This is a predicted structure of a 1407-nucleotide RNA (small-subunit ribosomal RNA) from an uncultured organism. Model confidence (mean pLDDT): 83 of 100. Rfam family: Bacterial small subunit ribosomal RNA. Clan: SSU clan.
């Protein structure tokens, strides 16, 4: 784009058309084929002047029922379609010529008697013709040329109309042939009347069409034969075309008519409304018989997704009979029914903004439906009423259609719009609802709580009396590729070769004219397509002219090319001589090393084998060695991308057979060629048969071993096999994954034969050339990898293949094999991919460089024990919640007794604890009483403030009353902000260029080098950003500036830097100096750097911090805070009081304290930094064993204080290896502190109690220098609470190194991974369920074959019956000549029978 369509939803009109695509299913009921009295006889009716006329018609005759109509069942065929032909018939109709002469015998209606339920006859008598017979006549036919044979009708008042012969015509049929005309080879062979001939016979005609009887041929790989399926066609449809799919309606041919079968009649039929039989169905019936045939028109049931009225008319074309008037016609004309199809018209038309009401969406302003409507003018296609009204009728009458069409008035916008989609493709977006649900969905896909995709709604895009949807062709789709594809690796070259049939084929000449190119003729119906008219208002439809292409014939012509013949060349191919390599076959013979066994001899404890071991061998003497000897195999080095062969394979030597190749020569043949469908041979290895033979080696097998486990990899035996001889198998990743030939198209470098040069005295070297074998590369080609004179480039000829994955190389079938098995080879069914190259990343129990407390080497330590704290998990009314590998678990919490607090449970409040907004009252505020557990309620007293312009205001509290408050309610997968982690790891990226079809690549890779993508070189790259580094703080050296609250060398003075005096020093915080590989040597590429030294307080980033690039984890947080969306609203909000967050069987981090002599304790004795402080720190003094309490100076702090002697150290005492004078839980009893308040659930202090622990299993964590380790001090949090968190000081150790482990960088390499190795995937089992293959069977169906049986019926025959016409007759009868009846051949259906091919089903069973 199209349909004979259906379905949904809607549905105003007119033309034109078109409507059982299924059950060739049954079919009620009415039409559908009759008509002629001018062919006959009778009959009946009316009329009648009774002579008669009209008219109607059963029967007999005539013509037609062979056409029109219907259907597509069968048919794969001379069936169609195109074009030829010859041996034929043809009623009606048209020319021509010529006839029609004479007789005859029936018969049907009728009648009369009968038989049957009926349908329908019987038997006896009458009668007519255009009915039927015979005679004569002939142009006609036959013929042996003598002769035979043979026609007629008539009827009308009359033109006339008919009858017969015959010769032509038209027209219709009937036969042959070329050529076309579906699929399937898992259909490969098929015929016996079959192929042919001869005789006969058949028929309108040819012809095995039929027969008898002789030959054996006849079709076939150019697909017979068999299965399947189909009516073929102009045409349709679709497509640039080539095609492809299709045969509705409207033409032309066939074919059928309930199924099979047969003839009759007749110009024609084997006959749709004709006959016989035979079956199956129906239907009537008196059971004895009988009628039927809608695949004609309506119309019924039935089947189905689905197809119409049981209408009008013969007006009009057509047809049949008739002289005609006419009669007949579901042929036709016409209306009906159906949006089934095409074509047309309509449902208004102009204005009109407040951008109206309503909707909807919103950011709340405002868009949008929307000039849409209202609303105001116009207009009447349509519609309804009226009224007038055809053409169609070439014809005198006659119009179904039809009061149609058309035409005028008249009303009055008046009666008339849906249907699909809105995520991409693909024109057109929003809310709401719903929550992987309900559903969509053509394909890719959409729904798991912000769905433009699902259902509404609004909008908005298509189309538009339709609109979408299934179904179906064909396009796209170059996805069967003639036109116009492919085969290295995506599927695809047979495993090699010979070689037949085909396909192709060298060079010159001459002929031929098959092909081929041209010129004219016939045709290829009509419609339809196109092209120009016309005519319905237009168009759809129709009429009326017309043209090309092309296809089959026929004829004249060219001869270049193809071919064919005919005669020549040699350049292709092949013969010949010469020569020359080769692991090229095949037999035979020979040989030495290894190896194993066997004797024998030396010798003694092993030996062998692994990752280690073990089995095994050996004291019976093994392994080792040393000498004989036996067997099998299999031939080191040479040995080479060398060689030879078709390939499969070929390796020690030698003789003998034998086949190619390669180089010369150019003597011979003269195209002899090249592929090759069937075919045929050769074919590794393993297998099989059957003899041998058997040393190694080694499936199976048996042992050790490894392992969860080991039917396996390792190790020790060891049987088929491996070797020989004859045969099968016939297949490998038989791979160059590349099929043979022949030709052209740039080189460069090996290598292996030959030949040759002007190279040589000669042999090399060196240069040509032919031939094979490699590499690297040009143009070209390929998705890309690659290929490239050995093409996978140009071209040609010829063969095999191949057409999404899986299922399947599976089943079925055939063929071949002894068997394994091969060769050939489907579908059911399922999936949206499979699959090639090649990018970028990811991983790897690849690979190579590198880093890093990764590991190593060390030091302390958790894991065991108490306690403390956090987590889980159990309880609980509630133990709020949030964090869960690394990167949750001394985390949010820098500090839960109430508060906090988000929980719970009980009491209370509703505009509300908290904000704004309006009204009203009151100063605020404060204290006292009752009741309460307190929130609260009630009640009382105080006070009467600030500003004023005198109305009031401002704060501030109470009351109402609605807008709203409020929620630590939900979502961290709706977010923003922060932060975590990889990670201070060295890295990610861009612009422009250039490369690649493209993704993408370069850069950024390489050679050093560094901590660093840091530098330096190099380079199709050349520049630039975020990172890195420095810049900043901090610590360390100088120097300078200021010296108080700090400091004291020197002076003075004190109990003290206490105080005068000084700022040298310390010290403090300002400012600047330094350090850059700067300098020297070595290395390195003259580089970058590296190494060593010197200076120097510091030396290669001098230490430590802050600083975290693109990115990753839907990482974490809604509960910190903001915030979108949902939720609650006398509660999920908010007070209060108690309780909980602190439970305890247990499990886990993470700390503290220890387990003791490197300790414990008791005395005395040192040296610090950094912070803190007014609701603070708190000296000094008194009290108390402390803890603290009083009392009370100073300090808002380099001044005072926390704050003491910091503590570990130092030096003395004791204690002496124990559960101790370790090491402290737990419990008791007294106390102090903060606080309204220490029961749950606070710290402290003193006396007492002394519990587990004696060094911590697998396992596991920190740390590289002022580091770990150890030892005190301080701070924030805080009313108190510090083993925690953050600071500070003090004493102060040990590290060869990169092989493993972990994480990371960066090159490479593999990938079937892309959620990215926590990937991807592979089997088995169990369980449902859908398809299919097997199966013992089982039950149908179809075509064929034997055979029995044999209806109707032609045809043959017949001695039996019968017979009006004609001839003969003796008159009885006989003949001609026909009818019936038997007989026979053939012969449908139907029985039997074994076979085919197919469905259906079958317990079980495979994949």
């Nucleotide at each position: 784009g199209a349909u004979g369509a259906a379905c949904g939803c809607u549905g105003g009109c007119g033309g034109u058309c078109u409507g059982c695509u299924u059950a060739a299913c049954a079919c009620a009921u009415g039409c559908a084929a009759g008509u002629c009295g001018a062919a006959c006889g009778g009959g009946g009716u009316u009329u009648u002047u009774c002579g008669g006329a009209a008219c109607c018609u059963a029967g007999u005759g005539g013509c037609g029922g062979a056409c029109g109509g219907g259907u597509g069942a069968g048919u794969a065929a001379c069936g169609c379609g195109u074009g030829a032909g010859a041996a034929c018939c043809u009623g009606c109709c048209u020319u021509c010529a010529g006839g029609a002469g004479g007789g005859g015998g029936a018969u049907a209606a009728c009648g009369a008697c009968u038989g049957g339920a009926a349908a329908c006859g019987g038997u006896c008598g009458c009668u007519a013709a255009u009915a039927c017979c015979c005679c004569a006549u002939a142009u006609g036919c036959c013929u042996c040329c003598g002769g035979g044979u043979g026609a007629a009708a008539a009827g009308u008042a009359a033109u006339u109309c008919g009858c017969c012969u015959g010769a032509a015509g038209a027209u219709g049929a009937g036969c042959u042939c070329g050529c076309g005309u579906c699929a399937g080879a898992u259909u490969a062979g098929c015929u016996a009347g079959u192929u042919g001939g001869u005789g006969g016979g058949g028929u309108a005609a040819g012809a095995g069409c039929c027969u008898a009887c002789c030959a054996a041929g006849g079709c076939g790989a150019c697909g017979a034969u068999c299965u399947g399926u189909a009516g073929c066609u102009g045409g349709u449809c679709u497509g640039a075309g080539a095609g492809g799919a299709u045969g509705a309606u409207c033409a032309g041919c066939c074919a059928c008519a309930c199924u099979g079968g047969g003839a009759c009649u007749g110009a024609g039929a084997c006959a749709c409304g004709g006959c016989c039989c035979a079956g199956a169905c129906u239907c009537c019936u008196a059971c004895g018989g009988g009628a039927g045939g809608c695949a004609g028109c309506a119309g019924u049931g039935g089947g189905g997704a689905a197809u119409u009225u049981u209408c009008c008319g013969c007006a009009a074309u057509g047809g049949g009979c008739g002289c005609a008037a006419g009669c007949c016609u579901g042929a036709c004309g016409g209306a009906g029914c159906a949006a089934g199809a095409c074509c047309g018209c309509g449902u208004g038309c102009g204005g009109g903004a407040u951008g109206a009401c309503g909707g909807c969406c919103u950011a709340a302003u405002g868009g949008u439906u929307g000039u849409a409507a209202a609303c105001c003018g116009c207009u009447u296609u349509u519609c309804c009423c009226u009224g007038g009204g055809a053409a169609g009728a070439a014809u005198g009458a006659u119009g179904a259609c039809g009061g149609u069409a058309c035409c005028a008035g008249a009303g009055g916008a008046a009666u008339c719009a849906g249907c699909c989609u809105c995520g991409g493709c693909u024109a057109a977006c929003u809310c709401c609802g719903u929550g992987c649900c309900a559903g969509c969905a053509g394909c890719c896909g959409c729904g798991g709580u912000a769905a433009u995709a699902c259902g509404g709604a609004g909008g908005a895009g298509g189309c538009a009396a339709g609109c979408g949807u299934u179904a179906u062709c064909c396009g796209g789709a170059a996805u069967u590729a003639u036109u116009g594809g492919g085969c290295g690796u995506a599927a695809a070259g047979c495993g090699u070769c010979c070689g037949u049939a085909g396909g192709u084929g060298g060079u010159g000449a001459a002929u031929c004219a098959a092909g081929u190119c041209u010129g004219c003729u016939g045709u290829c119906a009509a419609a339809g397509c196109g092209u120009g008219g016309g005519g319905c208002u237009u168009a759809a439809c129709u009429c009326c002219a017309u043209a090309g292409a092309g296809g089959c014939a026929g004829u004249g012509g060219a001869a270049a090319c193809u071919g064919g013949u005919u005669g020549a060349c040699u350049a292709g191919a092949g013969u010949g001589c010469g020569g020359u390599a080769g692991g090229g076959g095949u037999c035979g013979a020979g040989g030495g090393a290894a190896u194993u066994c066997c004797c024998a001899g030396u010798g003694u404890a092993g030996c062998g084998g692994u990752g280690a071991a073990a089995u095994g061998c050996g004291u019976a003497g093994a392994u080792a060695u040393u000498g004989g000897g036996a067997a099998g195999a299999a031939c080191a080095c040479c040995a080479g991308u060398g060689g030879c062969g078709a390939a499969a394979g070929c390796g020690c030597u030698c003789u003998a057979c034998u086949a190619g190749g390669c180089c010369g020569c150019a003597a011979c043949u003269g195209a002899c060629a090249c592929u090759c469908a069937g075919g045929g041979a050769c074919g590794a290895a393993a297998g099989c048969u059957a003899g041998g033979g058997g040393a190694g080696c080694g499936a199976a097998u048996g042992g050790g071993a490894u392992u969860a486990g080991a039917u396996a990899c390792c190790c020790c035996a060891g049987u088929a096999g491996u070797c020989c001889u004859a045969g099968c198998u016939g297949u490998a990743a038989a791979c160059g994954a590349u099929g043979g030939g022949u030709a052209c198209u740039a080189g460069g470098c090996g290598u292996a034969g030959c030949u040759u040069g002007u190279a040589u005295c000669g042999a090399c070297c060196c240069g040509a050339g032919c031939u094979g074998u490699g590499c690297c590369g040009a143009a070209g080609c390929u998705a890309a990898c690659g290929c490239g004179u050995u093409a996978a480039g140009u071209a040609c000829c010829c063969c095999g293949c191949c057409u999404g994955g899986g299922g399947a190389g599976u089943a079925c079938g055939c063929a071949c094999g002894c068997a394994a098995g091969u060769g050939u080879g489907a579908a059911a069914c399922u999936c949206a991919a499979a699959g090639g190259a090649a990018u970028u990343g990811a991983c790897g129990g690849g690979g190579g460089c590198c880093c890093g407390c990764a590991c190593a080497a060390g030091c302390g330590g958790u894991g065991g024990a108490g306690u403390a704290u956090g987590u889980g998990g159990u309880u609980u009314a509630a133990u709020u919640c949030g964090a869960u590998g690394c990167a949750a678990c001394g985390c949010g919490a820098a500090g839960a007794a109430c508060c906090u607090u988000a929980c719970c449970a009980g009491g209370g409040c509703u505009u509300g604890a908290c904000a704004u907004c309006c009204g009203g009252c009151g100063a605020a505020u404060u204290c006292u009483c009752u009741g309460g557990a307190a929130a609260c309620a009630g009640a009382g007293a105080a006070g009467u403030g600030c500003c004023u312009a005198c109305g009031g205001g401002a704060g501030c509290g109470c009351c109402g009353u609605g807008a709203c408050a409020g929620g630590u309610g939900g979502u961290g997968c709706a977010u923003g902000g922060c932060u975590g982690u990889c990670g201070u790891c060295a890295g990610c990226u861009c612009g422009c260029g250039u490369c690649g079809u493209g993704a993408g690549a370069u850069g950024u890779u390489g050679g050093g080098u560094u901590a660093a993508g840091u530098c330096c070189c190099g380079c199709a790259a050349c520049g630039a950003g975020c990172g890195c580094a420095a810049c900043c703080c901090u610590c360390g050296u100088c120097c300078u500036u200021a010296g108080u609250u700090g400091c004291c060398a020197g002076c003075a003075u004190u109990a003290a830097g206490u105080u005068g005096g000084g700022c040298a020093c310390u010290u403090u915080a300002g400012g600047g100096a330094g350090a850059c590989u700067g300098c020297c040597g070595g290395u390195g590429a003259c580089a970058a750097a590296c190494c060593g030294g010197a200076g120097g307080a510091a030396g290669g980033u001098g230490g430590g911090g802050a600083u975290g690039a693109c990115g990753u984890c839907a990482a974490g947080u809604c509960a910190g805070c903001a915030u979108g969306c949902c939720c609650c609203u006398u509660a999920c909000g908010u007070c209060c009081u108690g309780g909980g967050c602190a439970a305890c069987a247990c499990a886990c981090g993470u700390a503290c304290u220890a387990c003791a002599a490197u300790g414990g304790u008791c005395g005395a004795g040192a040296c610090a930094a950094a912070g803190g402080g007014c609701a603070g720190c708190c000296a000094a003094c008194u009290c108390g064993c402390a803890a603290g309490a009083g009392u009370g100076a100073g300090c808002g702090a380099a001044u005072c204080u926390c704050a003491g002697c910091a503590a570990a150290c130092u030096c003395g005492g004791c204690c002496u290896c124990a559960g101790u004078u370790c090491a402290g839980a737990u419990c008791g009893c007294a106390g102090g502190c903060u606080g309204c308040a220490a029961c749950u659930c606070g710290c402290c202090u003193g006396c007492g109690u002394g519990a587990a622990g004696g060094a911590g299993g697998a396992a596991u964590c920190g740390c590289u220098a002022g580091u770990a380790a150890u030892c005190g001090c301080c701070g924030g949090u805080c009313a108190g609470c510090a083993u925690a968190c953050g600071g500070c000081g003090g004493u102060g150790a040990u590290u060869c190194g990169u092989u493993c482990c972990c994480g990371g960088g960066c090159c490479u390499u593999g990938u079937a991974c892309a959620c990215a190795c926590c990937g991807c995937c592979c089997g088995u089992c169990a369980c449902a369920c859908c398809a299919u293959g097997g199966a013992a069977g089982c039950u149908g169906g179809c075509a064929a074959c034997a055979u029995c049986c044999g209806a109707a019926g032609u045809c043959g025959u017949u001695a039996c019956u019968c017979c009006a016409a004609c001839u003969c007759u003796u008159a009885g009868g006989a003949g001609a000549g026909g009818a019936g009846g038997g007989c026979g051949c053939c012969g449908a259906a139907g029985g039997u029978g074994g076979g085919g091919c197919u469905a259906g089903u079958g317990a079980c069973u495979g994949g």